Annotation
A computed fold for a 72-nucleotide RNA from an Elusimicrobiota bacterium, annotated as transfer RNA. Lineage of the source: Bacteria > Pseudomonadati > Elusimicrobiota. RNAcentral holds the sequence, with entries from ENA. The prediction has a mean pLDDT of 83. Rfam family: tRNA. The family's RNA type in Rfam is transfer RNA. Its family is annotated with triplet codon-amino acid adaptor activity in the Gene Ontology.
């Protein structure tokens, strides 16, 4: 330098182009307990950036950024 893959919650992962973007784990609160743990209830928390296509984009397309892999 060229090509491919990936990017969603603190972490690990879901999500036919149309739902209030979900789950596990973690965090916080409440409950339970003599106190904790476990259990139960609840809460906060996310689509890498900029454009494009579309009535509608996490999803499709281009570019950029970052990571991984391959080629040179």
């Nucleotide at each position: 330098g060229c090509g491919g893959c990936u990017a969603u919650a603190g972490c690990u992962c879901a999500a036919u182009g149309g739902a209030u973007a979900g789950a596990g784990u973690g965090u916080c609160g409440c409950u339970c307990u003599c106190c904790g743990a476990a259990g139960g209830c609840g809460a906060a928390g996310a689509u890498g950036g900029c454009g494009g296509u579309u009535c509608a984009a996490u999803u499709c397309c281009a570019c950029c950024u970052a990571g991984c892999c391959g080629c040179a």